[in-house]
RNA sequence: GAAGAGGUGCGAGUCUCAUUAGUAGACUAGGCUGGAUGCUUCAGAAUCAAUGCCUGGCUGAAAGGGUUGCUCGCCGAAACGCGCUUUGACUGAAGACCUUGCGCGUUGGGCCGUAGUCAAAUAGAUUACGGACUGUCGCAGAAAAUUCUGCGGGGCGCUUC
Numbered sequence: 001g002a003a004g005a006g007g008u009g010c011g012a013g014u015c016u017c018a019u020u021a022g023u024a025g026a027c028u029a030g031g032c033u034g035g036a037u038g039c040u041u042c043a044g045a046a047u048c049a050a051u052g053c054c055u056g057g058c059u060g061a062a063a064g065g066g067u068u069g070c071u072c073g074c075c076g077a078a079a080c081g082c083g084c085u086u087u088g089a090c091u092g093a094a095g096a097c098c099u100u101g102c103g104c105g106u107u108g109g110g111c112c113g114u115a116g117u118c119a120a121a122u123a124g125a126u127u128a129c130g131g132a133c134u135g136u137c138g139c140a141g142a143a144a145a146u147u148c149u150g151c152g153g154g155g156c157g158c159u160u161c
Base pairs, nucleotide, nucleotide: 001161002160003159004158007075009074010073011072012071013070014069017066025059027057028056029055030054031053032052035048036047037046039095040094041093042092043091044090078107079106080105081104082103083102084101088097108134109133111131112130113129114128115127116126117125118124136153137152138151139150140149141148142147
């Protein structure tokens, strides 16, 4: 450098279903007061004067986050954390969230439990710790023809060329 293996293996697209939510929004009735301009706070510009807020009635979503089946691409597959960067409907500052890319770091793989974090969430993900399982290599022992047992390592690994 090329090929390949792990298994409840990984990711993407699409479909289904639930959640989101009887929420946002539309229509309508009433009330309040001075502010409203689709994340929050502060400052400013411009526009508007209920277009804001609350309650009731009648209607009533979607995105994001998941899940199931199928298809496709794969085996650092990929995920996560941190830092910088980048996108987001008037402008600037700070913060939250979303998005793009880069760098560094962690994790062999999935599963279960506890705690934390993200999240609307009891979904799901992830991190730490613990547990058994599984794959692989090394060491030791047994058995005897490629199996078993124990201990240990980490994907910068393992097998073949």

This is a predicted structure of a 161-nucleotide RNA (Lysine riboswitch aptamer) from uncultured Limosilactobacillus sp. Its mean pLDDT, the model's own confidence on a scale to 100, is 76. RNAcentral holds the sequence, with entries from MGnify. Taxonomically the source falls in Limosilactobacillus (Bacteria, Bacillota, Bacilli, Lactobacillales).